[in-house]
RNA sequence: GGGCCGUUAGCUCAGUUGGCAGAGCGCUACAUUUGCAAUGUAGAGGUCAGCGGUUCGAUCCCGCUACGGUCCA
Repeated sequence: GGGCCGUUAGCUCAGUUGGCAGAGCGCUACAUUUGCAAUGUAGAGGUCAGCGGUUCGAUCCCGCUACGGUCCA
């Protein structure tokens, strides 16, 4: 320098023939307990890496950039 893959909640990851953004763990509150743990219920938490394009509409399609992984040189 080039090819391919990845980037979504604090962490690990789903998601989509383009139309409400989710799970587990973690966090907060409450119930149960003498207390802790565990369990249950409720809740908070997201510029979907960034910019631009296509579209009535983009996490999803296209281009560029950044970061990480991997292969080639």

Transfer RNA from candidate division WWE3 bacterium RAAC2_WWE3_1, 73 nucleotides, folded computationally. Rfam family: tRNA. Rfam classes the family as a transfer RNA. Rfam's curators write: Transfer RNA (tRNA) molecules are approximately 80 nucleotides in length. The prediction has a mean pLDDT of 81. RNAcentral holds the sequence, with entries from ENA. NCBI's taxonomy places the organism under Bacteria, Bacteria candidate phyla, candidate division WWE3.